[in-house]
Description
This is a predicted complex of two RNAs, RNase P RNA and transfer RNA, with 462 nucleotides together. It holds a member of the Rfam family "Bacterial RNase P class A". The family's RNA type in Rfam is ribozyme. The coordinates come from a structure-prediction model, not an experiment, and the mean pLDDT is 76.

RNA sequence: AGAGCAAGACGUGCGAUCGCCUUUUUGGUACGUAAGUCCGGAGAGGAGGAAAGUCCGAGCUCCGCAGGGCAGGAAGCCCGGUAACGCCGGGGGGAAGCGAUUCCCGGAAAGUGCCACAGAAAACAGACCGCCCUGAGCAAGUCCCGGCUUUGCCGGGAUGCGUCGAAGGGUAAGGGUGAAAAGGUGGGGUAAGAGCCCACCGCUUCCGGGGUAACCCGGGAGGCACGGCAAACCCCUUCCGGAGGGAGGCCAAAUAAGGGAGGAGAGGCGGCCCGUCUCAUCCGACUCCCGGGUAGGCUGUUCGAUUCCCGCGGCAACGUGGGGGCUAGAGAAAUGAUCGCAGCCCGCUUCGGCGGGGCACAGAACUCGGCUUACAGUCUUGCUCUUUUU
RNA sequence: CCUCCCGUAGCUCAGUGGCAGAGCGGCGGUCUUAUAAGCCGAUGGUCGCGGGUUCGAUUCCCGCCGAGAGGA
Numbered sequence: 001a002g003a004g005c006a007a008g009a010c011g012u013g014c015g016a017u018c019g020c021c022u023u024u025u026u027g028g029u030a031c032g033u034a035a036g037u038c039c040g041g042a043g044a045g046g047a048g049g050a051a052a053g054u055c056c057g058a059g060c061u062c063c064g065c066a067g068g069g070c071a072g073g074a075a076g077c078c079c080g081g082u083a084a085c086g087c088c089g090g091g092g093g094g095a096a097g098c099g100a101u102u103c104c105c106g107g108a109a110a111g112u113g114c115c116a117c118a119g120a121a122a123a124c125a126g127a128c129c130g131c132c133c134u135g136a137g138c139a140a141g142u143c144c145c146g147g148c149u150u151u152g153c154c155g156g157g158a159u160g161c162g163u164c165g166a167a168g169g170g171u172a173a174g175g176g177u178g179a180a181a182a183g184g185u186g187g188g189g190u191a192a193g194a195g196c197c198c199a200c201c202g203c204u205u206c207c208g209g210g211g212u213a214a215c216c217c218g219g220g221a222g223g224c225a226c227g228g229c230a231a232a233c234c235c236c237u238u239c240c241g242g243a244g245g246g247a248g249g250c251c252a253a254a255u256a257a258g259g260g261a262g263g264a265g266a267g268g269c270g271g272c273c274c275g276u277c278u279c280a281u282c283c284g285a286c287u288c289c290c291g292g293g294u295a296g297g298c299u300g301u302u303c304g305a306u307u308c309c310c311g312c313g314g315c316a317a318c319g320u321g322g323g324g325g326c327u328a329g330a331g332a333a334a335u336g337a338u339c340g341c342a343g344c345c346c347g348c349u350u351c352g353g354c355g356g357g358g359c360a361c362a363g364a365a366c367u368c369g370g371c372u373u374a375c376a377g378u379c380u381u382g383c384u385c386u387u388u389u390u
Numbered sequence: 391c392c393u394c395c396c397g398u399a400g401c402u403c404a405g406u407g408g409c410a411g412a413g414c415g416g417c418g419g420u421c422u423u424a425u426a427a428g429c430c431g432a433u434g435g436u437c438g439c440g441g442g443u444u445c446g447a448u449u450c451c452c453g454c455c456g457a458g459a460g461g462a
Base pairs, nucleotide, nucleotide: 001386002385003384004383005382006381007380008379009378010377012342013341014340015339016338017337018336020046021045022044023043024042025041026040027039028038030037031036048361052372053371055370056369057368058367059366060244061243062242063241072240073239074238075237076236077091078090079089080088081087092105093104094103095102096101106235107234111233112232113229114228115227128175129174130171131170132169133168134167137164138162141159142158143157144156145155146154147153148152183201184200185199186198187197188196202224203222204221205220206219207218208217209216210215248299249298250297251296258290259289260288261287262286265279266278267277268276269275306325307324308323309322310321311320312319313318343359345356346355347354348353391461392460393459394458396456397455400414401413402412403411408445417431418430419429420428438454439453440452441451442450
């Protein structure tokens, strides 16, 4: 210098003007008995790294619940972290890469099931070609003659003893098929072959050592038994009661049922009386209280397993002690717009600059810990490989 | 706010590990003086998208996207 790997930070800035939401304070000859409302003034605060998807795990709340089991769901190498997790850290094995590094992870020697097509054979292996053994026999091929339903078929004869061959048997070395062919390579051995025998590698198992463990190292034994698929059923281990913030709690106009007390009148028409009409007179009209909980209001609801710095413990995730900081809160939803300067991107350029875009993904709704997904652009740190120079 | 289901040809739907199909529609031919109906034929697919498991994925698993339904 080039190419890469991993981790982290930021994600338009400053100023002015006009607005919006929340909140504090203050003014008014406004309204109201009051609480408060209305109209102003001043001050303070006002989206994110993902606020998103709602995919996991919790807090909190209500319902359910003696204890246990079935069903269903989830997780799955080992150890640790954590309130918990499917998250995080460290380690182990396997795969990819020259490497930094990345990706994957229980059980297929409990059982059941599936493995299309091709191929001889696809899971109690199997004999198509080839190779080998035994070997009935004289075939195939070629030529001639005859017949017929004439690109040929049938019948007869000759030749043909071989690198021939019906049939039976052995063989999993070789060919070919397939995603996959029943340990691999080499040697011995054999009629030909084959873990049939041997060496090394692989596998299984035992012993010893190391490690908390996954697992690793060394030695011995066994000729090999064990194809793949569990994101097929399933088995093993661990975990899981349900619903969710419009959950839920409190206050409480109206109205029905119901309860209690009073109770002979109550109501309409009407300014009032008279009058008239309706309801009722103890199974009681009507009045008051309780009750109930609709409209509405208050709350849940914004300080929390929070974050930064330092010390200590730990490889780390993280834990612990001390000190400091922060803190939108609506109730159908505010966080915006314009202008100037700067930044960034795009286009043109006479390299002086000019013009344009209006700036990534996206936007709180009870709150946290994670994961996943989207994202213009900028910056930082550590590491790897190649080339060159000193 | 919470939960669930669906996405396959132009439309409506089958297919649930082994070559993606049916009906209707559209196209061409035939029949007819002509049209319709009838008959024949071919065409038409990113199986919503991207990864993974598997020899092999529309189907099984995961993550996104779109559309719909239910409850309070």